[in-house]
Molecule: transfer RNA
Organism: Clostridia bacterium
């Protein structure tokens, strides 16, 4: 130094223009004599800053960070 992916909850992880799923943890309730199981509830400024767009997680530009290759 050069190219390519990747970046969404406390962990995982989908979704890739039209107001963000699922699952594990956490709180809270239901059941129970107590609890464990079950079952029902609840959690997102989509890494940052700009740009298009009616409208951005998503396109584009710049930037931070991480992963691979090349040299």
């Nucleotide at each position: 130094g050069g190219c390519a992916c990747c970046a969404u909850a406390g962990c995982c992880a989908a979704g890739c223009g039209g107001u963000a799923a699922g699952g594990c943890a956490a709180a809270g309730g239901u059941c129970u004599g107590c609890a464990a199981a079950a079952c029902c509830u609840c959690u997102a400024u989509c890494c940052c800053c700009g740009g298009u767009c009616c409208g951005a997680u998503u396109c584009c530009g710049g930037g931070u960070g991480g992963u691979g290759c090349c040299u």